[in-house]
RNA sequence: GGGGGUGUAGCUCAGAUGGUAGAGCGUAUGGUUCGCAUUCAUAAGGUCAGGGGUUCGAUUCCCCUCAUCUCCA
Numbered sequence: 001g002g003g004g005g006u007g008u009a010g011c012u013c014a015g016a017u018g019g020u021a022g023a024g025c026g027u028a029u030g031g032u033u034c035g036c037a038u039u040c041a042u043a044a045g046g047u048c049a050g051g052g053g054u055u056c057g058a059u060u061c062c063c064c065u066c067a068u069c070u071c072c073a
Base pairs, nucleotide, nucleotide: 001072002071003070004069005068006067007066010025011024012023013022019056027043028042029041030040031039049065050064051063052062053061
């Protein structure tokens, strides 16, 4: 320098065919207990890496950039 993959909650990851973004773990609060652990309920937490385009509407489709992994040279 060229090809390909990945980027979504604090972490690990879903998100079918474009239609208001979710799970598990973790965190907070409350219940249960003499207290802890376990368990149950509730809640908080998101510029979907950034910018642009298409569209009535984009995490999703297209282009560019950035980061990272991998292959070739």